The RNA shown here (Bacterial RNase P class A) has 414 nucleotides and comes from a Sphingomonadaceae bacterium. Its mean pLDDT, the model's own confidence on a scale to 100, is 76. Taxonomically the source falls in Sphingomonadaceae (Bacteria, Pseudomonadota, Alphaproteobacteria, Sphingomonadales).
[in-house]
RNA sequence: CCAGGGGGCCGGGCAGCCGCGGGGUUCUUUAAGAACCGCGAGGAAAGUCCGGGCUCCACGAAACAAGGGUGGCGGGUAACGCCCGCCGGGCGACUUGCUUGCAGGGAAGCCCAGGGAAAGUGCCACAGAGAGCAGACCGCCUCGUUUACGAGGUAAGGGUGAAAGGGUGCGGUAAGAGCGCACCGGGUGGCUGGUAACAGGCACCGCACGGCAAACCCCACCCGGAGCAAGACCGAAUAGGGGCGGCGCGUCUGGUCGCAAGAUCAGGCUGGUGUGUUUCGCAUCGACCGCCCGGGUUGGUUGCUUGAGCCAUGCGGCAACGUAUGGCUUAGAGGAAUGGCUGCCAGCGAGGAUAUGGUCUCUUUUGGGAUACCUUCCGCGCUACAGAACCCGGCUUACAGGCCCCCUGGCGAA
Numbered sequence: 001c002c003a004g005g006g007g008g009c010c011g012g013g014c015a016g017c018c019g020c021g022g023g024g025u026u027c028u029u030u031a032a033g034a035a036c037c038g039c040g041a042g043g044a045a046a047g048u049c050c051g052g053g054c055u056c057c058a059c060g061a062a063a064c065a066a067g068g069g070u071g072g073c074g075g076g077u078a079a080c081g082c083c084c085g086c087c088g089g090g091c092g093a094c095u096u097g098c099u100u101g102c103a104g105g106g107a108a109g110c111c112c113a114g115g116g117a118a119a120g121u122g123c124c125a126c127a128g129a130g131a132g133c134a135g136a137c138c139g140c141c142u143c144g145u146u147u148a149c150g151a152g153g154u155a156a157g158g159g160u161g162a163a164a165g166g167g168u169g170c171g172g173u174a175a176g177a178g179c180g181c182a183c184c185g186g187g188u189g190g191c192u193g194g195u196a197a198c199a200g201g202c203a204c205c206g207c208a209c210g211g212c213a214a215a216c217c218c219c220a221c222c223c224g225g226a227g228c229a230a231g232a233c234c235g236a237a238u239a240g241g242g243g244c245g246g247c248g249c250g251u252c253u254g255g256u257c258g259c260a261a262g263a264u265c266a267g268g269c270u271g272g273u274g275u276g277u278u279u280c281g282c283a284u285c286g287a288c289c290g291c292c293c294g295g296g297u298u299g300g301u302u303g304c305u306u307g308a309g310c311c312a313u314g315c316g317g318c319a320a321c322g323u324a325u326g327g328c329u330u331a332g333a334g335g336a337a338u339g340g341c342u343g344c345c346a347g348c349g350a351g352g353a354u355a356u357g358g359u360c361u362c363u364u365u366u367g368g369g370a371u372a373c374c375u376u377c378c379g380c381g382c383u384a385c386a387g388a389a390c391c392c393g394g395c396u397u398a399c400a401g402g403c404c405c406c407c408u409g410g411c412g413a414a
Stems, first nucleotide, its partner, number of pairs: 001410010012345007020040002023037006042385001046396002049394005054227004059281006067223005072086005087114001088112004094105005115218002120216002122212003137158002139154006166184006185207001186205004191200003231302004241293006247286001250269008271285004307329001309328008346383004351378003357374002359370004
C1' cells in the first nucleotide's frame, strides 16, 4: 500500500437573555412567595420478542394429563429462547492444478431451526421409463429377419428432473454392472486422546435401502395465573339489591339442658365444595354451580427510585464471568418537565473564485503553464436514529457523518 474482517467511542460546542420539573438550605408569610446550591432522557428510551425482581390471586404436597417452550457438548448467570468456549457442517479473501472453467486446498471471520427418518403416519407437483421399493424412452450388445420390425440381455453413456440407488480409475464382459480390485465414501468392532460433543489409527465387510420433522410425531429437559391500568391506604357515595333454576342440609355413639318435641357439645363414618384427574392432608356444610336485571365509586396519597447499580485497580479463569479493596449516588413526571431566541464556532455536502504553498508538467531558473486533489477565500444548505413512565438482564430493528483500536492474507521497505 491492497484485499477480507472484528470491536469501541462521539454524534454537536461556547456565550447571553427569557422559561421549565424534582430535591436541599435560608428568609418571609394571608394563599403561598423570594434567594442560593446542585441534579434533570437513550444506545437504542423503540418492538413488546424472551427471562426475572416486585405485587396480588390460587388451601397445601405428590403423581399424571392437557397446553406451551428449548434442542451438538461443556461452562457463565437470579434466570433465559441470552452470553462464552469448544465440536460438527457450510460460506469465505486468496491460492494450487489443468482440459480455461472444472476440480482441490482454504486465513481472519460469518452463518446453522445442529436430537431422532430402522416407532408410526404423511408429502416429493410437473417432467420423466421410473420419485419407495422403483425403473427401460434414446442408446449399447446378442439372435431372428429382405427392409421395416420382433425376442432376449443391460443400466456403464444420454435425456427428464430439485433429487434417479455411492464417486474416480483400472480390469473384466457379447455389451455392461462393486462383477472384481485400488483409493475416497459408508457400516461394524475395538484401541488411543478428550469432562464431553467428537477426532485419529487399526481390523473386517462390497456395502440396495433418498429427501423433508421450520410436516404430524417420538425422545430428553423446563414451565402455576395475572400484571404497576399489579397492589396498599384515606375520603366520598350507594341498594349488605332483586329474580329464576340445579344440588345439598345425612347417619351412629356419648355427655349436658329439657316433661316431651327438640337444642347444643365432642368423636367416628359418609356425601358435597375448595383443583383438569387421582391419592394424602387441611378447612367448610347455603358451602356451591349457572343465568338475567339493576345501583355506587372514576377524588387524593402511596407504590415511584440505593439498584442482581455504576467506575477504578488487584487476583482467578482461554473467555463469558467471579471475587477483594476503594470511590460515586446520576430524572421521578402525573396529560406528562429539560425548551425558545440570538451570536460565534465545529463537522459534512455540493458550488464559485484564486493559484500563496503542496502536487503535476515544460524549461534548467528569483522562470512559465495546469489545476482533478490537499491548503486559502466566498457565500448556500444540512447536522443521524430518535423521548423515560415500577425496575433490571437480554434479543431484534433504526442510525447522516466522524474518530480510534485490533485480527488475517498478499506486496514492498528497513
It was read from a public genome assembly, where an Rfam model found it. Rfam family: Bacterial RNase P class A. Rfam classes the family as a ribozyme. Rfam describes the family as follows. Ribonuclease P (RNase P) is a ubiquitous endoribonuclease, found in archaea, bacteria and eukarya as well as chloroplasts and mitochondria.